RNA sequence: AAAUGGUGCGUAACACGUGAGCAACAUACCGUCCUCCGGAGGAUAACCGAAGGAAACUUUGCCUAAUACUCCAUGACAUCAUCCUAUGGCAUCAUAAGAUGAUCAAAGAUUUAUCGGAGGACGAUUGGCUCGCGGGACAUUAGCUAGUUGGUCAGGUAACGGCUGACCAAGGCCACGAUGUCUAGGGGUUCUGAGAGGAAGGUCCCCCACACUGGAACUGAGACACGGUCCAGACUCCUACGGGAGGCAGCAGUGAGGAAUAUUGGACAAUGGUCGGAAGACUGAUCCAGCCAUGCCGCGUGAAGGUUACCGUCCUAUGGAUGUUAAACUUCUUUUAUAAGAGAGCAAUAAGGUGCACGCGUGCAUCGAUGAGAGUAUCUUAUGAAUAAGCAUCGGCUAACUCCGUGCCAGCAGCCGCGGUAAUACGGAGGAUGCAAGCGUUAUCCGGAUUUAUUGGGUUUAAAGGGUGCGUAGGCGGAUUCGUAAGUCAGCGGUGAAAUUCACAGGCUCAACCUGUGCCGUGCCGUUGAAACUGCGCGUCUAGAAUACGUAUGCUGUGGGAGGAAUGUGUAGUGUAGCGGUGAAAUGCAUAGAUAUUACACAGAACACCUAUUGCGAAGGCAUCUCACAAAGUCGUUAUUGACGCUGAGGCACGAAAGUGUGGGGAUCAAACAGGAUUAGAUACCCUGGUAGUCCACUACUGUAAACUAUGAUAACUCGCUGUCGGCGAUAUACUGUCGGUGGCCUAGCGAAAGCGAUAAGUUAUCCACCUGGGGAGUACGACCGCAAGGUUGAAACUCAAAGGAAUUGACGGGGGCCCGCACAAGCGGAGGAACAUGUGGUUUAAUUCGAUGAUACGCGAGGAACCUUACCCAGGCUCGAACGGCAGAUGAAUUAUGUAGAGAUGCAUAAGUCUUCGGACAUCUGUCGAGGUGCUGCAUGGUUGUCGUCAGCUCGUGCCGUGAGGUGUCGGCUUAAGUGCCAUAACGAGCGCAACCCUUGUCGUCAGUUGCCAUCAGUUAAAGCUGGGUACUUUGACGAGACUGCCGCCGCAAGGUGUGAGGAAGGGGGGGAUGACGUCAAAUCAGCACGGCCCUUAUGUCUGGGGCGACACACGUGUUACAAUGGUUGGCACAGAGGGCAGCUAACUAGUGAUAGUAUGCCAAUCUCCAAAACCAAUCUCAGUUCGGAUUGGAGUCUGCAACUCGACUCCAUGAAGUUGGAUUCGCUAGUAAUCGCACAUCAGCCAUGGUGCGGUGAAUACGUUCCCGGGCCUUGUACACACCGCCCGUCAAGCCAUGGAAGCUGGGGGUGCCUGAAGUUCGAGACCGUAAGGAUUGACCUAGGGCAAAACUGGUAACUGGGGCUAAGUCGUAACAAGGUAGCCGUACCGGAAGGUGUGGCUG
Repeated sequence: AAAUGGUGCGUAACACGUGAGCAACAUACCGUCCUCCGGAGGAUAACCGAAGGAAACUUUGCCUAAUACUCCAUGACAUCAUCCUAUGGCAUCAUAAGAUGAUCAAAGAUUUAUCGGAGGACGAUUGGCUCGCGGGACAUUAGCUAGUUGGUCAGGUAACGGCUGACCAAGGCCACGAUGUCUAGGGGUUCUGAGAGGAAGGUCCCCCACACUGGAACUGAGACACGGUCCAGACUCCUACGGGAGGCAGCAGUGAGGAAUAUUGGACAAUGGUCGGAAGACUGAUCCAGCCAUGCCGCGUGAAGGUUACCGUCCUAUGGAUGUUAAACUUCUUUUAUAAGAGAGCAAUAAGGUGCACGCGUGCAUCGAUGAGAGUAUCUUAUGAAUAAGCAUCGGCUAACUCCGUGCCAGCAGCCGCGGUAAUACGGAGGAUGCAAGCGUUAUCCGGAUUUAUUGGGUUUAAAGGGUGCGUAGGCGGAUUCGUAAGUCAGCGGUGAAAUUCACAGGCUCAACCUGUGCCGUGCCGUUGAAACUGCGCGUCUAGAAUACGUAUGCUGUGGGAGGAAUGUGUAGUGUAGCGGUGAAAUGCAUAGAUAUUACACAGAACACCUAUUGCGAAGGCAUCUCACAAAGUCGUUAUUGACGCUGAGGCACGAAAGUGUGGGGAUCAAACAGGAUUAGAUACCCUGGUAGUCCACUACUGUAAACUAUGAUAACUCGCUGUCGGCGAUAUACUGUCGGUGGCCUAGCGAAAGCGAUAAGUUAUCCACCUGGGGAGUACGACCGCAAGGUUGAAACUCAAAGGAAUUGACGGGGGCCCGCACAAGCGGAGGAACAUGUGGUUUAAUUCGAUGAUACGCGAGGAACCUUACCCAGGCUCGAACGGCAGAUGAAUUAUGUAGAGAUGCAUAAGUCUUCGGACAUCUGUCGAGGUGCUGCAUGGUUGUCGUCAGCUCGUGCCGUGAGGUGUCGGCUUAAGUGCCAUAACGAGCGCAACCCUUGUCGUCAGUUGCCAUCAGUUAAAGCUGGGUACUUUGACGAGACUGCCGCCGCAAGGUGUGAGGAAGGGGGGGAUGACGUCAAAUCAGCACGGCCCUUAUGUCUGGGGCGACACACGUGUUACAAUGGUUGGCACAGAGGGCAGCUAACUAGUGAUAGUAUGCCAAUCUCCAAAACCAAUCUCAGUUCGGAUUGGAGUCUGCAACUCGACUCCAUGAAGUUGGAUUCGCUAGUAAUCGCACAUCAGCCAUGGUGCGGUGAAUACGUUCCCGGGCCUUGUACACACCGCCCGUCAAGCCAUGGAAGCUGGGGGUGCCUGAAGUUCGAGACCGUAAGGAUUGACCUAGGGCAAAACUGGUAACUGGGGCUAAGUCGUAACAAGGUAGCCGUACCGGAAGGUGUGGCUG
């Protein structure tokens, strides 16, 4: 060999850290000092030989040595025993001196220099033991402990000690957390942080523990020993199957695991260690090298100059960006690189030699071998920009933007989020930004996070005050004197290892790195002082607290007694047909006499009025009167005690309603239940009944509520105003002060705000309770309580990015108030029934082109579909194309006519056929660049339009208020058609809207009179402004006037309103039109037009013929015509306005029954012409499917047009359908309006027009009024809505996925207990055998690792089945909540129900 080196399993412990102690200890080697080293004896290994065994190894015979072993002697400053003295201390005691007795030792070697041996004392070093304090989690771990706690005696140890044994006692630990379970090596330090803290413990240093797992001792100064021994166990290996061997958590290396971690290298040259006198040996300690961008540091990849140039790439493309001074080129440098050469420090000394000093074997000086790294670092020379740039990002946070592709796909994502055809967010590209030999991701820790708050948070409504009191421990505590010194403060001393951090210096060329010095280490211990504050001790005081006396007060409690009203029932009477109930009904009761009414009786429960912001109580709660008992606070006056106080974890007590147990009682009401209604259903709301219960006792149990002031208790302080209850100030109903309660408003202050505000949510102090995102969940498991129902305590997995509070603006309400509108009502006429016309849906089709779809589509785009239009279908053609522009080339045509093929487009043939200033023009053809598209997207757009709505609103500047969103203005009163105006006013003004200005119509005037007009004058005619003439009138059209509540009366502050008012043509906006605020509906339109993007290009373009848009079982919208007598038919006869007209309107005449045709005239229009009908006057029809009605059909025609078959209009003759006033429901209209009558125009060859736009003729009725329906405006209120009620949202059921609880059972784990067995080994005992002896063989006992058995407890995994939970674009059923959510909601409890939920009972207002 116990050091060095490795590792962190175990350990929550005196293991570690820090500070003390040992008068209770040891210490090899080292240093100093004292003493000693004399004799004797017997063995044994090695070696040699024999034997066994596969081997490991073992057995045996003979010989021999020692500093190995034994015996004798000597022996004290050693040890032990006894005695004695002194000193000291810290309790046992210690130290020193002395006396007597007992016990124990050794070893030699040698080169004669030395090296050793034995006993003892001291020192140093290193250990051992003890104690104070410090540093994990869980209380869903609350009780633990028999050697346990202590004592006596003994044993054992280096030493103290239950460390061990016997006996005795019954102790010891614990809420300041014992015991148990889980986790963990501790510290110096490291990271982070302003700090306080939080997290960590790798490298380095200190300590501990461990060495395959467990146990044990031996040797030794030191071990219960990593590379020692024995035993047991697991595993691996060898084996001849008998038996053996092994332990890398040493350095390399292998395997496995894993996201991941290196060479089976060199050297002892240095430093250090062990042995040795030394040489030296050993040393995977160590020093070096290798691998790895793992980290830190340093350096480089070049520097200076160099064009407004390019290729390229990208884009918003006549241009710009980038590349880009970048390159090329010129000049320069050479770190690095490459080549060649030189070349370290680390080395100090050892042995030995020489010299010097002295204390004589040591020191000093000098000479003196030795280098792994390594020919490395470094240096010199030469060459030459030569050898050297990547990664991430670019929506915001966060520095950096565009294009293309993709199209809720592919994908991105730290959070918010991006992607559904224009993506700065995906992928690529260009560009940009950041860092750089790195860059980015991932994981983890701290910070930000005052988001566990000591520094440094909160609890009315956001999470959070215990339901209330009494009170234990604990915490805190009035005034004052003295003392003390535990806390506190100050000085000094010790310690707080080094390294690290920090500061200042220094050394490597700098730095990283290294060295020195200083500071720090906030702590602990000791000592000396101070005495303000806290504590403690002895006193004193009265302001807190309590007590006594007196007065009044109260729905305070408990137990008795009494009372009247009401209700129900019973008996009796009167009395007759209903009663009762509801939104309306029915169930129910009633002729066996109800309801109603009268009298009497009984029963139980509750106590009207007084009665309230009242009073009392700790809270829950408490109300008829009265008696008894008990309690409480208030006030007044002094008196008494003398801090006796406050709070209060656990604990104890009380604690609404519902509910439970036993026994009573049972009138009313009433869960459940039954029936009737309502309803789609109605397990509800409403009604009729009705049982538990509601009441009492057991002071039985339960122990919860929105148990709320959502506000814990106590004490103090801090403006005012105003009520009220109980006292007092002699009396008083007045006034006022004060004490104690109970309310309202408010100042300061506080608060996120709402609000609170002496009854604080203000300012302070003390104590308790509670909170830490939402859901899962007040759930599961466990524990405690309960008869049960259930209560108390109380998680996690998983999941979301919110949940929540207060306030704001809107929107909405089956909320409220005010107001308006043909909104209702009052009226008139229609629609919905019929036929037809027309549009739409649907169906059909080759196609039935497309669009418009609640109001705000549907006689709409279309103000004219036979062809064309036309966009659709079929068929046939064309491809610079049907039209247009540019360029180049060719040709001289184009075009016309004829013939021919064809459905035509078109093709073919023939004939005719230019100009020119010579530049060309014109036309065709060929090629080319632009074309063309009614193809898509109105959710990419412009423009235009509809609607709310001609509703009265929508905003801004400045100021003021509010933390802010925002408000005010714009609200209020009155008024208006009006945000119209007036008054008031923290607002004052302004804008877009309203109104007015514009057009038209109604009256008058002026001017002007032709084509208009004709009063007067004259003329003509059958008649007539027909003519002369006139400009009066009518009229035309330009300019003016006029109307403004201006005047009067009444009402009113005013604004204004009103009137049979006056006047006036018109009267309070005279009538009508144009005019449409901010905005809403992603409203409509890409097919009117324009336009971005996408798509087609011998077709999605274009031409042609034909067809279709016109179909037809059906449904709807808008209309026309009717159903008739206020009418039809026939005849007669009168009166408009506004428009149109030359490819036109057409007079007149003629023909035709007629649509029309023929002839012919006027008019480019106040000149000519189209040009009225109802009405009116007569006649007839006489209530019928008709002389109503005219559809449909047959025949004959007319007109337009290239052409009326599909598919035109009109005329005549004939035919003569439905229809007799229209269900639910619904539309328009308030005066020249509705109704009714015709006329004109646009489009247009013609017309499917009954449509649209205008025009005039005739010409009503009604409005009490705002309750209700619809829409709108303003104010207010509630809101869980903001895509805004077509909103939001709850629960069951069904489907998928996920985690989790229970569970018969199955299967593990660690720990404990009892019993059995029990190796090695220590100790104790025996030891007749061996040995001279020492000792040993052998053997017994105790203890124990391990093994086995048993019953329990704890803690995991898994599991048929089962419970709820969470999540998931479009599932089912209902609609519980949010508005009065359509039955106000919610809390506790009980019952019931598919489900939300309903109902009972008490409570709350959120």

The RNA shown here (small-subunit ribosomal RNA) has 1406 nucleotides and comes from an anaerobic digester metagenome. Rfam family: Bacterial small subunit ribosomal RNA. Its mean pLDDT, the model's own confidence on a scale to 100, is 82.